[in-house]
RNA sequence: CUCAGAAAAGGGCAAACUUACUGAAAAGUAUGGACGCAAAAUCACAGGUCUAAAGCUAAUUAGCUACGGCGGCUGGGUUACCCAG
Repeated sequence: CUCAGAAAAGGGCAAACUUACUGAAAAGUAUGGACGCAAAAUCACAGGUCUAAAGCUAAUUAGCUACGGCGGCUGGGUUACCCAG
């Protein structure tokens, strides 16, 4: 340095759920909380998926649509701690 690993050491992140706030919603942030995670760090680039305010179409409620989300769905880019092997 590369691969493998999560055994050891120091630690890290934090699902569901709770409360508050933001948002049209999906969801996000903070807080408590731990199901899990060796990239559960980061980038919406490809696929996937959620929402549909505005807009469009038809007509009162439905359809389409992302300029809104999800990286803890998969692939890819970038960066990174430890180390029995």
Molecule: c-di-GMP-I riboswitch aptamer
Organism: Virgibacillus necropolis